[in-house]
RNA sequence: AGGGUUUGAUCCUGGCUCAGAGUGAACGCUGGCGGCGUGCCUAAUACAUGCAAGUCGAACGAGAAAGUUUCCUUCGGGAAGCGAGUAAAGUGGCGCACGGGUGAGUAAUACAUAGAUAAUCUUCCUUACAGCGGGGAAUAACACUGGGAAACUAGUGCUAAUACCGCAUACUCUUGAGAUGACCACGGUCGUUUCAAGCAAAGAGGGCCUCUGCUUGCAAGCUCUCACUGUAAGAUGAGUCUUUGUCCCAUUAGGUAGUUGGUAGGGUAAUGGCCUACCAAGCCAGAGAUGGGUAGCUGGUCUGAGAGGAUGAUCAGCCACACUGGAACUGAAACACGGUCCAGACUCCUACGGGAGGCAGCAGUAGGGAAUUUUGCGCAAUGGGGGCAACCCUGACGCAGCGACGUCGCGUGUGGGAUGAAGGGUUUCGGCUCGUAAACCACUGUCAAACGGGAAGAUGGGACUUACGGUUAAUAUCCGUGAGUUUUGACUGUACCGUUAAAGGAAGCACCGGCUAACUACGUGCCAGCAGCCGCGGUAAUACGUAGGGUGCUAGCGUUACUCGGAAUCAUUGGGCGUAAAGGGUGCGUAGGCGGAACUAUAAGUCAGACGUGAAAGCCUUGGGCUCAACCCAAGAAGUGCAUUUGAUACUGUAGUUCUAGAGUACAGGAGAGGAAGGUGGAAUUCCCGGUGUAGAGGUGAAAUCCGUAGAUAUCGGGAGGAAUACCAGAGGCGAAGGCGGCCUUCUGGACUGACACUGACGCUGAGGCACGAAAGCGUGGGGAGCAAACAGGAUUAGAUACCCUGGUAGUCCACGCCCUAAACGAUGGUUACUAGAUGAGGUGGGAUUUGACCCCUGCCGUAUCGAAGCUAACGCGAUAAGUAACCCGCCUGGGGAGUACGGCCGCAAGGCUAAAACUCAAAGGAAUUGACGGGGGCCCGCACAAGCGGUGGAGUAUGUGGUUUAAUUCGAAGCAACGCGAAGAACCUUACCUAGGCUUGACAUCCCUGGACAACCACAGAAAUGUGGCUUUCCUCUUCGGAGGACCAGGAGACAGGUGCUGCAUGGCUGUCGUCAGCUCGUGCCGUGAGGUGUUUGGUUAAGUCCAGCAACGAGCGCAACCCUUGUCAUUAGUUGCUACAUUUAGUUGGGCACUCUAAUGAGACUGCCGGUGUUAAACCGGAGGAAGGUGGGGAUGACGUCAAGUCAGCAUGGCCCUUAUGCCUAGGGCUACACACGUACUACAAUGGUUGGUACAAAGAGUUGCAAGACCGCAAGGUGGAGCUAAUCUCAAAAAGCCAAUCUCAGUUCGGAUUGAAGUCUGCAAUUCGACUUCAUGAAGCUGGAAUCGCUAGUAAUCGCGGAUCAGCACGCCGCGGUGAAUACGUUCCCGGGCCUUGUACACACCGCCCGUCACACCACGAAAGCUGGUUACACCUUAAGACGUCGCGCUAACCGUAAGGAGGCAGACGUCCACGGUUUGACUGGUGAUUGGGGUGAAGUCGUAACAAGGUA
Repeated sequence: AGGGUUUGAUCCUGGCUCAGAGUGAACGCUGGCGGCGUGCCUAAUACAUGCAAGUCGAACGAGAAAGUUUCCUUCGGGAAGCGAGUAAAGUGGCGCACGGGUGAGUAAUACAUAGAUAAUCUUCCUUACAGCGGGGAAUAACACUGGGAAACUAGUGCUAAUACCGCAUACUCUUGAGAUGACCACGGUCGUUUCAAGCAAAGAGGGCCUCUGCUUGCAAGCUCUCACUGUAAGAUGAGUCUUUGUCCCAUUAGGUAGUUGGUAGGGUAAUGGCCUACCAAGCCAGAGAUGGGUAGCUGGUCUGAGAGGAUGAUCAGCCACACUGGAACUGAAACACGGUCCAGACUCCUACGGGAGGCAGCAGUAGGGAAUUUUGCGCAAUGGGGGCAACCCUGACGCAGCGACGUCGCGUGUGGGAUGAAGGGUUUCGGCUCGUAAACCACUGUCAAACGGGAAGAUGGGACUUACGGUUAAUAUCCGUGAGUUUUGACUGUACCGUUAAAGGAAGCACCGGCUAACUACGUGCCAGCAGCCGCGGUAAUACGUAGGGUGCUAGCGUUACUCGGAAUCAUUGGGCGUAAAGGGUGCGUAGGCGGAACUAUAAGUCAGACGUGAAAGCCUUGGGCUCAACCCAAGAAGUGCAUUUGAUACUGUAGUUCUAGAGUACAGGAGAGGAAGGUGGAAUUCCCGGUGUAGAGGUGAAAUCCGUAGAUAUCGGGAGGAAUACCAGAGGCGAAGGCGGCCUUCUGGACUGACACUGACGCUGAGGCACGAAAGCGUGGGGAGCAAACAGGAUUAGAUACCCUGGUAGUCCACGCCCUAAACGAUGGUUACUAGAUGAGGUGGGAUUUGACCCCUGCCGUAUCGAAGCUAACGCGAUAAGUAACCCGCCUGGGGAGUACGGCCGCAAGGCUAAAACUCAAAGGAAUUGACGGGGGCCCGCACAAGCGGUGGAGUAUGUGGUUUAAUUCGAAGCAACGCGAAGAACCUUACCUAGGCUUGACAUCCCUGGACAACCACAGAAAUGUGGCUUUCCUCUUCGGAGGACCAGGAGACAGGUGCUGCAUGGCUGUCGUCAGCUCGUGCCGUGAGGUGUUUGGUUAAGUCCAGCAACGAGCGCAACCCUUGUCAUUAGUUGCUACAUUUAGUUGGGCACUCUAAUGAGACUGCCGGUGUUAAACCGGAGGAAGGUGGGGAUGACGUCAAGUCAGCAUGGCCCUUAUGCCUAGGGCUACACACGUACUACAAUGGUUGGUACAAAGAGUUGCAAGACCGCAAGGUGGAGCUAAUCUCAAAAAGCCAAUCUCAGUUCGGAUUGAAGUCUGCAAUUCGACUUCAUGAAGCUGGAAUCGCUAGUAAUCGCGGAUCAGCACGCCGCGGUGAAUACGUUCCCGGGCCUUGUACACACCGCCCGUCACACCACGAAAGCUGGUUACACCUUAAGACGUCGCGCUAACCGUAAGGAGGCAGACGUCCACGGUUUGACUGGUGAUUGGGGUGAAGUCGUAACAAGGUA
């Protein structure tokens, strides 16, 4: 510090997600030791049991028992002493308000911070001063008598005090009155002083005899200590008040009657509506009152670079609470955790009458929960309470126990050791790896174990001895300080140390596709499963499971949950708003925010210094202590804050004075669809009336509905009525926006220009608010020509609730009133300033100039296009900014759900404004790029269309396919690019299929062992394979003659063979196709953030990315072309089997010859080379000459980068999987040849351009010894007999056919056509039945030129005619070749199809066979509404009032005081009143749960219906 994820790729926006740190954690697997920490986050749920607050006999009275000793005894016991002034209880004092727990409540009666108290109190403690006199009356305990089950309680009687009550004395105290000083915040405060009134107290313990009294000594004396009283002060603690800060919701906007203030009184320690009476009507609130929700606050903690965010366990400060609610009492302090009273719920006891209780103290229990410990030891230390003290109490605390809960430290060994052991895993079988790892050798001894030794934590206090000092009359006592002796440890026989033995007892967890370090094998087969995100898994999974190996961390490791970070993803630091989410529809304007120039003052903000505070702990730094560390200790720094104070005065604020540049007013001028009202004109549509006139008119892609013989349309004249204003008219003008368009008049708003008089900052923005606000819509009343939702009809269509047509109502128009929304858009808020230019057009000035309605220069305002810098993700913006800055407002924070629900406000309604959540997805999106596509555009090409010729589709047959059938009809090929295709030839074989019979190391290969030559023949069984038997025979080489080796055969064992079994979507190779289309790329450079572009685009040209020119490109490669073959002309060479001019012959037969033809080798020739024209002086094109051939001469071979997961595992090869007495092998027979049917490709025809018969002419290219076979003979023929010749320019196949010459047929199902069938034959072959070809005779079907549709062909082509070859025993209408005869047409590129280039749009990229929307149906999920039902919280009103407090009364009762004794004062019970908890009644509000039914929403692999959007998406 970043990474992954939207795309084919890119940049951006934007969300989701990961890596880090942390935790009071939990769960899974695992677990050696120790130190230090830490441990109910949930039910503030309920609690058994024990303990957690007592102490003081030096405040007081009273005072046991057990036991024991002594004495007495009637032996039952009694008395005394000790126990013991002890225990227990009581009065009294102090404490119990601390310590400990918890976080329910509380959003301010809290907390933090800084202050105030001039508005206060303060037990205990400290200091100072003063005092402590003298009396009185009771009451517990106790005793007795009662009540009660108990808790407890009544009465009578006795008694003490540091308990209680008067009195005395007294102030610096309190109250009242007066004088006066200082200060002051003007309210008072602090002093000085005078007078009056009022108010205190308690003793206990020790010692002594100086004084006094009695006199061994004691106290009424003295002294000391403690206690007590008053006052002043301190310290500590507390109360109250104030400033500032302190969560979310505005879908909580108004709240408040003790409310706000005043006066008087009450109350309190104290201010105050804290309370009461009266008076006034205030007070709080958009800087968020009130209400609702949530929450203890802080120091700190976690995270973060920081700012921040989250949090508030342990430790510390504060607050609140103590079963729930209320209340007071006591006290210095409480409205009191282990106190009281009342009410309530719950639990327990009960004799049923009544009582008791409160673990949110420490342990512990139940429950809840994912989850949190021992009913331990000790007061030894620290601290607290009481006490003079000893001491007692202390679940505070110190320790121990349990838990890997966290953190820190240590260990599980160290060194050597290669045959790289065994074994595991893997393998290309060679190896590699675990791996120096182990074994083995040498060594060490931490921890644990055993044994032994053994601390620190102890200081202090007490007792005794002693020294000094103080007090004092005192050498006494007491107090203080010091020394010595003695005593006290829960942890604990712990830490630590030593010894012994021994590598011995001590390693796991997660992960290994990318992010993210780490890879293989097997299993599985979209299953099982994984997953934080992207995503893996459908037979070769580094992603599932296991194993081996590896990586990471390590007594832990992972997972889950949560927090911060990354996230600049709420942006103060530090974001945005043209198109990604986001500018309010527009203006006016309130609060608020911001604000021109100069001077003066001030010092609020601001800056600087000082001081106080910011508790301790923590963090940080330094140092120190535990062996280190964690941990602990000390010191420092920091604590960014607040307050006080002293300064500074630039800026901001405030106050004052001044200015004119901002803003405004007055003056002059012109421009304008600016607004409102009234009036008025013409054109046109429609309607009405009349005339002329006759059959159509209208409408459309084409039609029809509709109108018209009752007279339309057309045309002429007249009239009515409503709406809109042609031309001018313009990216012209005006307005804030919406918007505004004939002309005239009236009223009226704003802007601009010019001059420069006046005011003097009067300004900008603007939350709320107010006003305006297209169209549609609503209400009332008018109006209604045209147009026209709805509606009707006609078309279109599969449908057509649409597009088109004919009609047509609201509405459109007017008046008044609502509505308040728009893609209300420049998708761009307003204001101000600054920052190159160029070009238009609008308004109005200035200059110059001849005077024109010209042109030029130059200002201001508004408006438009291009563009520098700059900005931007890019597109683009660019003085009218989206640039550079300032100010103010509005708005955004992933997509969907949703601008929806609920609530509120507005509206007559429609609806508008405001505005969520559950749930769901990992994207949604912007700009640009490359492709692909378009019922987008431009250019161009092709037998693509057109122009022609001939076909197919109809018939019959052949052949292939589908389908069907079958035991099997083997398999593959599937639009073009499967279908006379693999198959250049299925009777057996082929053959892969079926049935049946057989074989199992196998039909075939290699290795091993044994035996043997192999083999032929015969017989039997069998369909054969095969089996059984017989007969014959005895391989080659070497040899030391024993044998060995080799090939072959048979038998045997196992490794293995074998598979046309599967996967062409695991593959190689080969092939098809786009397409013989002209394209496809690269290097360097340049442009772009980038994908990418440029080059390759553009203008010409070409068959061509062919060439030329231009150009940020310059070059190059694969393609094109050429080079190759063939054909067309010529030349040279060579002439046999070829040819032959000469001679000869029946005949190239023979001689001669190689001139010609031909053959086959080498060359020549054609290159736009030449001429003219056009063209850019180009490329090139057009025409011409010459030439056998002319612009690629014709034909072939040749197929770029790639596309189709195209085809082929059945040609071959091959990975993986599968079968192994079978999915292999052999054999026989069958099948591949089936047949209601459908399609493709062909053949033959339908006839006279023909058929038949006869005669006759002319090829090329091939093939041939397992062959071609002549002549001759036989057969009607197929063919047969026979065999010359030929290994081929020699012989043979071999006859070419159409053609030509004659004859005949005469338009008919025929002398056309030949299917089908019958009979007889031929040939091949082991064999023609299923199932061959051919011949002869007979038979003589359909068919008379073929619907929709569709195919081929541009010249030696189509058409037509025959010939040959491969395969092959035989079998061709197929295929591959060959020649003969030999046309027609092409105007042209609008259209169909395919293709190329450029451009455009795109929501497509699996790329239009794309994408994608909505209803319906089904399943699931969350949510809303709903008659209601049922909870919680809360408000108002009323009723009821417990305990208590206050007030009044107090006839009953009454110790202290008064009192000439009666009574009084005072007090208590009781009664009444006021307030009030719980409770009750009524009406509301808010918020949950549930609810038949219902509504939309979301999700779901293949459902239904259509096709709305994306291309002009077929109606933008």
A computed fold for a 1516-nucleotide RNA from a metagenome, annotated as small-subunit ribosomal RNA. The sequence is in RNAcentral, with records from SILVA. The prediction has a mean pLDDT of 85. Its Rfam family is "Bacterial small subunit ribosomal RNA".